[in-house]
RNA sequence: GCCUCUGUAGCUUAACUGGUAGAGUACUGUUUUCGUAAAGCAGUGGUUUUGGGUUCAAGUCCCAACAGAGGCU
Repeated sequence: GCCUCUGUAGCUUAACUGGUAGAGUACUGUUUUCGUAAAGCAGUGGUUUUGGGUUCAAGUCCCAACAGAGGCU
C1' cells in the first nucleotide's frame, strides 16, 4: 500500500427482511436480617464511533473518515 471483518448502556451483548433500541451484569433505592452477605422487588443509565446520502421512516442500505482485529504484498 491492497483486501476482509467489527464498532449499540460502565462492561458483555440482542435487535432475523428498514418500522417507536431490549437483556445480563454493574450502579441506586427498597424488602428481608441483631448486623453483613446472599436472595426478592423497583428504578436510573443509549445522540447505536463520526460526517454525509437514499427513504415517509436507518442500529440496519450506500459513500467517506476514525478506531480495533485478521489476511496479502

Predicted 3D model of a 73-nucleotide RNA (transfer RNA) from a Nanobdellota archaeon. It matches the Rfam family "tRNA". Rfam classes the family as a transfer RNA. The organism belongs to Nanobdellota, within Archaea. The RNAcentral record of the sequence draws on ENA.